A computed fold for a 374-nucleotide RNA from Desulfatitalea sp., annotated as Bacterial RNase P class A.

[in-house]
RNA sequence: GGAGCAGGCCAGGCGGCCGCCGGUUCGGUUUCCGGAUCGGAGGAAAGUCCGAACACCAUAGGGCAGGGUGCUCCAUAACGUGGAGUCGCGGUGACGCGAAGGCAAGUGCAACAGAAAGCAAACCGCCUCGCCUCUGGCGGGGUAAGGGUGAAACGGUGCGGUAAGAGCGCACCAGUUCUCCGGGUGACCGGGGAAGCUAGGUAAACCCCACCCGGUGCAAGACCAAAUAGGGGAGUGCUUGAGGGCUGCCCGUCCAAGCUCCCGGGUAGGUCGCUUGAGGUGCCGGGCAAUCGGCACCCUAGAGGAAUGGUCGCCGUCCCGAUUGCGGGUAACCGCGGCGGGAAACAGAAUUCGGCUUAUGGCCUGCUCCGGCC
Repeated sequence: GGAGCAGGCCAGGCGGCCGCCGGUUCGGUUUCCGGAUCGGAGGAAAGUCCGAACACCAUAGGGCAGGGUGCUCCAUAACGUGGAGUCGCGGUGACGCGAAGGCAAGUGCAACAGAAAGCAAACCGCCUCGCCUCUGGCGGGGUAAGGGUGAAACGGUGCGGUAAGAGCGCACCAGUUCUCCGGGUGACCGGGGAAGCUAGGUAAACCCCACCCGGUGCAAGACCAAAUAGGGGAGUGCUUGAGGGCUGCCCGUCCAAGCUCCCGGGUAGGUCGCUUGAGGUGCCGGGCAAUCGGCACCCUAGAGGAAUGGUCGCCGUCCCGAUUGCGGGUAACCGCGGCGGGAAACAGAAUUCGGCUUAUGGCCUGCUCCGGCC
């Protein structure tokens, strides 16, 4: 000097004028108006992907279906989230990713090539026997070591053995199963022994196994007010239970004397829910960490068709420029200050909170690799 990896912070500040919303308070002619004072969009408010709080069903059971998670331990109100680790894969590395239980329970799937792709298979070949028209060919038997095809051909190398071969036998290695020792809470790691046992891939294929899961959602829901013609007709039921509730289905259970359909008429307004929270900040302590505990302090939007804005000035941040000043340097250039010009991203709460994902401007810190110079 260049290229990367991981983490953290900010998202302009101050003041004047004008304009909105809320709280507190004072005054008034108290539907309301005026004054003072305090406060008023985010790190993602986005997506609506997960989880909850809260509300109602509702006093709320069992089974099937359905859905979710899937290595270990820990954290959490919970989660499909987070932390730490183990194993695997990728990268020179800092690091990153993992949908990470089971294929020896079963059923499937895999183009083409190839003889053959789950217990299969003989194209070329090798051995052996017989025959013939005998430099060759045909048929029977054995074989899977060599060659070919393929991403992959059913352990590898060597020796022995065999008619020729083959874990057929042996040595070493790999895998699998069983067993013992050591470390670790554990996933797992390291080591020893035995058995010739040799058992492709795929479960973000169906499936099996383990654990977990009521539903609907602030347009939840609560209260007040108003209006009508609580009208007409048909069907059915009334404790021998119609109808309704319990996600879908079944059982079971609860409520229940009304219910369903058609015609016609009226109303649809207001208040609450609404912001004090699994809250924030600081310090101390436990813990590798996520985070937990203690103490102290703080209150930081609540609109209602939707407020939090406009304008002016100064300062700050970033970028660019030049015949700018100082310093370093051979130079290129770098740092600090001054002058001028320009820019400021992604983007607006709507019940609240914990995460994840996506969009985006600037700064800082640590680490890795490459090149050059001293």

Lineage of the source: Bacteria > Thermodesulfobacteriota > Desulfobacteria > Desulfobacterales > Desulfatitalea. The prediction has a mean pLDDT of 77. The gene name in the source record is rnpB.